[in-house]
Context: one part of a larger RNA
RNA sequence: UUGGGCGUAAAGGGUGUGUAGGUGGUUUUGUUAGUCUUCUGUCAAAUUUCUCGGCUUAACCGGGAACCUGCAGGGGAAACGGCAAGACUUAGAGUGUGCGAGGGGUCCGUGGAACUCAUAGUGUAGUGGUAAAAUGCGUUGAUAUUAUGGGGAACACCAAAAGCGAAGGCAGCGGACUGGAGCAUUACUGACACUGAAACACGAAAGCGUGGGUAGCGAAUGGGAUUAGAUACCCCAGUAGUCCACGCCCUAAACAAUGUUUUCUAGGUUUUCGGAGUAUCGACCCUCUGAGAGCCACAGCUAACGCGUUAAGAAAACCGCCUGGGUAGUACGACCGCAAGGUUAAAACUC
Numbered sequence: 001u002u003g004g005g006c007g008u009a010a011a012g013g014g015u016g017u018g019u020a021g022g023u024g025g026u027u028u029u030g031u032u033a034g035u036c037u038u039c040u041g042u043c044a045a046a047u048u049u050c051u052c053g054g055c056u057u058a059a060c061c062g063g064g065a066a067c068c069u070g071c072a073g074g075g076g077a078a079a080c081g082g083c084a085a086g087a088c089u090u091a092g093a094g095u096g097u098g099c100g101a102g103g104g105g106u107c108c109g110u111g112g113a114a115c116u117c118a119u120a121g122u123g124u125a126g127u128g129g130u131a132a133a134a135u136g137c138g139u140u141g142a143u144a145u146u147a148u149g150g151g152g153a154a155c156a157c158c159a160a161a162a163g164c165g166a167a168g169g170c171a172g173c174g175g176a177c178u179g180g181a182g183c184a185u186u187a188c189u190g191a192c193a194c195u196g197a198a199a200c201a202c203g204a205a206a207g208c209g210u211g212g213g214u215a216g217c218g219a220a221u222g223g224g225a226u227u228a229g230a231u232a233c234c235c236c237a238g239u240a241g242u243c244c245a246c247g248c249c250c251u252a253a254a255c256a257a258u259g260u261u262u263u264c265u266a267g268g269u270u271u272u273c274g275g276a277g278u279a280u281c282g283a284c285c286c287u288c289u290g291a292g293a294g295c296c297a298c299a300g301c302u303a304a305c306g307c308g309u310u311a312a313g314a315a316a317a318c319c320g321c322c323u324g325g326g327u328a329g330u331a332c333g334a335c336c337g338c339a340a341g342g343u344u345a346a347a348a349c350u351c
Stems, first nucleotide, its partner, number of pairs: 004322003007305002012319001014202004021195003025088008034080001035077008048066007092192001093189003096185004104178007111155001115151008126137002163170002207248006216242002221237004259318006267296011300307002324351003333344004
């Protein structure tokens, strides 16, 4: 390589949009460099296989047939595929109309609890912290308590195995702008589709740049303890950071460790958002039906664990990735970055 694989053994890209490419609904006609069929030529001989014969047999030698799976040319077929032209409406996809759901996003405003600071009142000797202490704070009046004012950050209860989003993620309340999805209706378009190398966009936390902000928490750091030591765990402080705006960084156990899309294959139960019928004054209830989110389980699958209509079952299309361990996600080179570093990515050697 062929083959075989990718939940946990090596292996699904962090996620999407999307170019080339690959693949592609029903039907009619035509055509045919794919496809199928037939004929001809060629595919040297020896070798190989089968068979017959010759050396006493065998090896060996000779005759015949096959093989040489290919290539070229001629004739034919038109189911499938391609190409060209046309049609279809539903089952794909999209648009419209009507509904209702949602922490989806951006910006602006605003609320209460807690915390902390300042000022003022009451009040007096402790407070705080721990396993126990001490550092610390406090007679310049702390802690506690009351009042007023300022500040920043996060939003208890509701809250859920719940909801929304492509993923990262998203939660007090109100407003403005705005994205997507679902159901019903079948009114319109008429295959417009799926996937997707490259490319582009987004991408937690930490980190970086400039300018703000800084209540609480808190890497670093200082001090107190513990200890043989204690560059820790515990305590008292505390800078960067955490917050905002703009610009970078581009990585995570970015996990469901499970790529996207389509079809098919017993059920039971819970839940969210719709629709229809039934019932009713109405809301429940009951019977169906569509789209999600969970739990159990048949067939089937799996090395087992387990998965099981939200598949890891049965199939198809396309992409990404794996090929013993270490060296190593490293070196070198290239590209990107202000830097930190990221992406791509070996070998010698060794077991």